[in-house]
Molecule: SAM riboswitch aptamer (S box leader)
Organism: metagenome
């Protein structure tokens, strides 16, 4: 890379150094010489995995950790609710994942009907970002 599953309307920025492109792609709309991307340094945010502590399910097979050691026995594993977040492992610090596309609901404009164009709404997809899992 690619598979599966969760989650994506909330929160959190300053320096140094440097110097023009950056918001993944396309469109559009923004952000940037009152300094972008990058690299560092120092903060904050959040709570995915660990982590505590209640409950619930398993409790046959496995598999870990402790104990015994013939047989085997207790906890955890999988799930919700809750806490901490300082010395873990990631992350993430402009605008809903900035918005749109493709399906579909059900409206408002247009002279305006079920055709067309346009607007803004709901619900799924797709795409992508992020962790966490398995081969």
């Nucleotide at each position: 890379a690619g598979c599966u599953c969760a989650u994506c309307g909330a929160g959190a920025g300053g320096g140094a150094c440097u110097g023009a492109g950056g918001g993944a792609a396309c469109g559009g709309c923004c952000c940037g010489u009152u300094g972008a991307a990058g690299u560092c340094c120092c903060g904050g945010c959040a709570a995915c995995c660990g982590c505590c502590g209640c409950g619930a399910a398993c409790c046959c097979c496995c598999c870990g950790u402790c104990g015994a050691a013939c047989c085997u026995g207790a906890c955890g594993g999988u799930c919700g609710c809750g806490g901490a977040a300082a010395c873990g492992g990631u992350g993430c610090u402009a605008a809903u994942u900035c918005c749109g596309g493709c399906c579909u609901g059900a409206g408002g404009c247009g002279a305006g009907a079920u055709a067309c164009g346009c607007c803004a709404c709901g619900g799924g997809g797709a795409a992508g970002a992020u962790g966490a899992g398995a081969a």